[in-house]
The part of an RNA shown here (small-subunit ribosomal RNA, 3' major domain) has 476 nucleotides and comes from an uncultured bacterium.
The coordinates come from a structure-prediction model, not an experiment, and the mean pLDDT is 82.
The full RNA is in RNAcentral, with records from Greengenes.

Context: one part of a larger RNA
RNA sequence: UGACGGGGGCCCGCACAAGCGGAGGAACAUGUGGUUUAAUUCGAUGAUACGCGAGGAACCUUACCCGGGUUUGAACGCAUUAGGACCGGGGUGGAAACAUCCCUUCUAGCAAUAGCCUAUUGCGAGGUGCUGCAUGGUUGUCGUCAGCUCGUGCCGUGAGGUGUCGGCUUAAGUGCCAUAACGAGCGCAACCCUUGUGACUAGUUACUAACAGGUCAUGCUGAGGACUCUAGUCAGACUGCCAUCGUAAGAUGUGAGGAAGGUGGGGAUGACGUCAAAUCAGCACGGCCCUUACGUCCGGGGCUACACACGUGUUACAAUGGGGGGUACAGCAGGCCGCUACCUGGCGACAGGAUGCCAAUCCCGAAAACCCCUCUCAGUUCGGACUGGAGUCUGCAACCCGACUCCACGAAGCUGGAUUCGCUAGUAAUCGCGCAUCAGCCAUGGCGCGGUGAAUACGUUCCCGGGCCUUGUACA
Numbered sequence: 001u002g003a004c005g006g007g008g009g010c011c012c013g014c015a016c017a018a019g020c021g022g023a024g025g026a027a028c029a030u031g032u033g034g035u036u037u038a039a040u041u042c043g044a045u046g047a048u049a050c051g052c053g054a055g056g057a058a059c060c061u062u063a064c065c066c067g068g069g070u071u072u073g074a075a076c077g078c079a080u081u082a083g084g085a086c087c088g089g090g091g092u093g094g095a096a097a098c099a100u101c102c103c104u105u106c107u108a109g110c111a112a113u114a115g116c117c118u119a120u121u122g123c124g125a126g127g128u129g130c131u132g133c134a135u136g137g138u139u140g141u142c143g144u145c146a147g148c149u150c151g152u153g154c155c156g157u158g159a160g161g162u163g164u165c166g167g168c169u170u171a172a173g174u175g176c177c178a179u180a181a182c183g184a185g186c187g188c189a190a191c192c193c194u195u196g197u198g199a200c201u202a203g204u205u206a207c208u209a210a211c212a213g214g215u216c217a218u219g220c221u222g223a224g225g226a227c228u229c230u231a232g233u234c235a236g237a238c239u240g241c242c243a244u245c246g247u248a249a250g251a252u253g254u255g256a257g258g259a260a261g262g263u264g265g266g267g268a269u270g271a272c273g274u275c276a277a278a279u280c281a282g283c284a285c286g287g288c289c290c291u292u293a294c295g296u297c298c299g300g301g302g303c304u305a306c307a308c309a310c311g312u313g314u315u316a317c318a319a320u321g322g323g324g325g326g327u328a329c330a331g332c333a334g335g336c337c338g339c340u341a342c343c344u345g346g347c348g349a350c351a352g353g354a355u356g357c358c359a360a361u362c363c364c365g366a367a368a369a370c371c372c373c374u375c376u377c378a379g380u381u382c383g384g385a386c387u388g389g390a391g392u393c394u395g396c397a398a399c400c401c402g403a404c405u406c407c408a409c410g411a412a413g414c415u416g417g418a419u420u421c422g423c424u425a426g427u428a429a430u431c432g433c434g435c436a437u438c439a440g441c442c443a444u445g446g447c448g449c450g451g452u453g454a455a456u457a458c459g460u461u462c463c464c465g466g467g468c469c470u471u472g473u474a475c476a
Base pairs, nucleotide, nucleotide: 001476002475003473004472005471007470008469009468010467011466012465013464015460016459019423020422021421022420023419026315027314028313029312030311031310032309033308034306035305042053043052064301065300066299067298068297069296070295076124077123078122079121081119082118083117084116088103089102090101091100092099093098106115107114108113126290127289129288130287131286135284136283137279138278139277140275142273147186148185149184150183151182152181153162154161155160166177167176168175192267193266194265195264197235198234199233200232201231202230203229207224208223211222212221213220238261241255242253243252244251245250317416321375322374323373324372325371326370334363335362338357339356342353343352344351345350382413387408388407389406390405391404392403393402429452430451431450432449433448434447435446
């Protein structure tokens, strides 16, 4: 100087407390361990691995296993030699890759030859093989915590200290005062995006108050530029005003005004560093290793196994509910190998027609909620696993191993031990909708969107994590 303490002081955080809803018990989905296997490819492992890399494993992907091929190789460039246009069509063997055969078949130039393709030889290949403890880049975490440093000066023999300490204050090393320090940098804050209010500008595909026309009905039409909305430019919030406290910074208030009040809400933004943290399998790269194989092509299998254990979720155990009928209201997005109105068939998944839209124009049913009826506490009209049958769709192909529909079947489960997680407001809880990936989909996952919409916080003694000062230390 640090680190540590079941030392002290001050302070903060859904850290505890106060509340609400979960997990741990059940079934299923998914990931992991283990076991099994020819293979169950590899990586991630306290917090900081385990619905993680993977934002789509039937083939492909695919890296694994078995088998069949191939060796300048799957791709490209240069040179060499030989042949022929290439492309296309077909036959045989084969699981395919591949092997082999047949048909058709060039351009420029008089020609040599050149272009193009295939094969041969040579030079450059290739490796998801190892090392993340050789690395770059990127990422997690402490932590959006308030810290981490520098120049000059001063103090100390020196390591180093001071500044950065003290008092008050703040979300903040944010400020104010004090001061052997005076300044500065990286962080904080602000600048950026979005949301909440208004003004101006602009009105099409959006809108419709007034006027007119028209319809069973509808901004449907003329028209309008008011309103909503769209999208650009501005304004607005600064403790600015008032009161009280205070030297000041600032704090307080049923304060005023205001759409918004003290950082208005949300996001992006992550200092010096820590964990030889993660990644050589995204990519790049040093070294090592393989080179008729640890490269590469193909068929099939596997990554989907199953005495078991754990994590994350979904659905439930019901009456604040289940079922039937009626009826209303979104937003973010997406759409041409696409989204599809409407019609017909089918109980349905869907199919056959047909039309609009490259979209503020067309398409893409919101559900919970509300009204009426029913069920009456039961393993039930709860719950839906599992299983049988019949189908639909995608795709070369749904056996291993897809999703969905209909009929039948109708398991466990009556609120879950010790323990443990999330959340402070349009939040939790609850309800549906959209997107990426994608032929299809094992999505209950991920990322977004809106609808309905709470309870509680006395307080900081205690648990956990962190910041500052101080103290002890046989630790570095």